[in-house]
The RNA shown here (transfer RNA) has 72 nucleotides and comes from a Chloroflexaceae bacterium.

RNA sequence: UCCCCGAUAGCUCAACGGUAGAGCGGCUGACUGUUAAUCAGUAGGUUCGUGGUUCGAAUCCACGUCGGGGAG
Numbered sequence: 001u002c003c004c005c006g007a008u009a010g011c012u013c014a015a016c017g018g019u020a021g022a023g024c025g026g027c028u029g030a031c032u033g034u035u036a037a038u039c040a041g042u043a044g045g046u047u048c049g050u051g052g053u054u055c056g057a058a059u060c061c062a063c064g065u066c067g068g069g070g071a072g
Stems, first nucleotide, its partner, number of pairs: 001071007010024004018055001026042005048064005
């Protein structure tokens, strides 16, 4: 310098261009002699950034940033 992959909730990850979800964790309650486990409910998101395409973008395109891998 070039090529490929990734960036979404506290963590690990989903999401045919049309309401952003799950598991774990957090909080509240039930249950229990207590804790744990179990059950019910609930909060938590500028989807890495800036532009572009589109009626509509987490998703498509361009550039940039960061992380990982490869070529020279």
Rfam family: tRNA. Rfam classes the family as a transfer RNA. Rfam's curators write: Transfer RNA (tRNA) molecules are approximately 80 nucleotides in length. The prediction has a mean pLDDT of 81.